[in-house]
C1' cells in the first nucleotide's frame, strides 16, 4: 500500500421490503424487607463513528473520511 469485517445508552446486543429507535445487564426512585440483598412498578439516559448525497422520508441506498479487528503484501 491492497481487499474484507466492525460501529446503534455506561456495559454488551437487535433493529425485517426505507416508515414512531428497542431488549438484556447496571443507574436513579418507589414498593417489599428491621436493614441489605432478592423480586416488582416505575423513570432517566440516543446529534445511530464524522462529513456529504439520493429520497416525501435514511440506524438502513450511496460516497468520502476517521477507528478498531482480520488476511495478503
Nucleotide at each position: 500500500g491492497u481487499g474484507g469485517g466492525u460501529u446503534u445508552a455506561g456495559c454488551a446486543c437487535a433493529g425485517u421490503u426505507g416508515g414512531c429507535a428497542g431488549g438484556g445487564c447496571g443507574u436513579c426512585a418507589g414498593a417489599u424487607u428491621g436493614u441489605g440483598g432478592u423480586u416488582c412498578u416505575g423513570a432517566a439516559g440516543g446529534u445511530c463513528g464524522u462529513g456529504g448525497g439520493u429520497u416525501c422520508g435514511a440506524g438502513c441506498c450511496c460516497c468520502a473520511c476517521a477507528a478498531c479487528c482480520c488476511a495478503c503484501c